This is a predicted structure of an 85-nucleotide RNA (c-di-GMP-I-GGC riboswitch aptamer) from a Desulfotomaculaceae bacterium. Lineage of the source: Bacteria > Bacillota > Clostridia > Eubacteriales > Desulfotomaculaceae.
């Protein structure tokens, strides 16, 4: 350093349920643990989502400025432990 144990030490926390903040996706607190060796930080490519405004339409709707999402895949940043190999 790659790697990642039926080590050992910490840690994080899906579903759901209250509470709370937003139009929404969704955050945020609390309970709760499916899982996670970057599930730690980044919206940078791609992805998936929402679409109050705004634009097209008679309507239904549709596009979309813009937000969300790193527990989707990739990059870029830092990082605990150390059995094989």
């Nucleotide at each position: 350093u790659c790697c990642g144990a039926u080590a050992a030490u910490a840690g994080c926390a899906a579903a759901c349920c209250c509470g709370u903040u937003g139009a929404a996706a969704a955050g945020c607190g609390g309970g709760g643990a499916c899982g996670c060796a970057a599930a730690g930080c980044u919206a940078u490519g791609g992805g998936u989502c929402u679409a109050a405004a705004g634009c097209c339409g008679a309507a239904a709707g549709g596009c979309c400025a813009a937000g969300a999402c790193u527990g989707c895949c990739a990059g870029g940043c830092c990082g605990c432990c150390g059995a094989a190999g």
Its mean pLDDT, the model's own confidence on a scale to 100, is 90. The sequence was found by an Rfam model in a public genome assembly.